[in-house]
């Protein structure tokens, strides 16, 4: 130092104003960008999560439900400048954003969620 089994803690951000009976959801103008990876740093390039569907499994009270697993589905970028190298940096212009709920249509409110989670990380023991 890797690697193995336990283990500590960390792990999602964002709003005024105007119309109106009535909108934080229309209109206008703001704001926000999870994780890993990249020869130079990403909300838009590659992958993952985690919502949502289906399949087999499966404790217990065996009716209903819990999880674990495999597999689908799941948004958006251009141009120019710099360099050995950047759709990541700079300069400009665009675009994207689950599902349910609301007296008016939601990335920003309210819920599931004091959940769950890619991951980081911390300390010990073994091995080497």
């Nucleotide at each position: 130092c890797a690697c193995g089994u336990g283990u500590u803690c960390c792990g999602g951000g964002g709003u005024c104003g105007g119309u109106g009976u009535a909108a934080a959801u229309c209109c206008g103008a703001a704001c926000c960008g999870g994780c890993g990876g990249u020869u130079a740093g990403a909300g838009u390039c590659c992958g993952c999560g985690a919502c949502c569907c289906g399949g087999u499994c499966u404790a217990a009270g065996c009716c209903a439900u819990u999880g674990a697993c495999c597999g689908g589905u799941u948004g958006a970028u251009u141009c120019g400048g710099u360099g050995a190298a950047a759709u990541u940096c700079c300069g400009a212009g665009a675009c994207c954003g689950a599902c349910g709920g609301u007296c008016a249509a939601a990335g920003u409110c309210c819920g599931g969620a004091u959940g769950g989670g890619a991951g980081g990380u911390u300390c010990a023991c073994g091995u080497c």